Predicted 3D model of a 113-nucleotide RNA (SAM-I/IV (S-adenosyl methionine) riboswitch aptamer) from an uncultured Acidimicrobiales bacterium. It was read from a public genome assembly, where an Rfam model found it. The coordinates come from a structure-prediction model, not an experiment, and the mean pLDDT is 77.

RNA sequence: UACCAACAUUCAGAGUGGUUCAUAUUAAUGAACCCGGCAACCUAGGACGGACACCCAAGGUGCUUCCCACAUUUGUGGGGAUGUGGUGCGAAAGCACAAGUAAUUGUCCGAGG
Numbered sequence: 001u002a003c004c005a006a007c008a009u010u011c012a013g014a015g016u017g018g019u020u021c022a023u024a025u026u027a028a029u030g031a032a033c034c035c036g037g038c039a040a041c042c043u044a045g046g047a048c049g050g051a052c053a054c055c056c057a058a059g060g061u062g063c064u065u066c067c068c069a070c071a072u073u074u075g076u077g078g079g080g081a082u083g084u085g086g087u088g089c090g091a092a093a094g095c096a097c098a099a100g101u102a103a104u105u106g107u108c109c110g111a112g113g
Stems, first nucleotide, its partner, number of pairs: 006084005015035001017034007036064003041060003045055002048110006066079005086097004
């Protein structure tokens, strides 16, 4: 990087932004990058440890434009898409590294006194 499988999401939310390239011909369209924003899937942080929930938004993503069919009053199914931490070295096994005074919680079980 690609393929297969599993689980979760695809309701809502968020740009009249900048730059470059291409098509094209003065107005648009597409792509890439940067900044901003939304969200909270993973990691870090939030009590000595664990589980779950919640908080935060630093690290890694994603998004900032879904489609089709059936049914009928917003439902079902399918397709597509996204996530299931990251970086360096290494053939692999593995070894090592970073994560902000933002938040600084709760219940249960255990450890200790």
Rfam family: SAM-I/IV (S-adenosyl methionine) riboswitch aptamer. A reference for the family is Weinberg et al. (2008), "The aptamer core of SAM-IV riboswitches mimics the ligand-binding site of SAM-I riboswitches", RNA. Gene Ontology terms of the family: S-adenosylmethionine metabolic process and regulation of gene expression.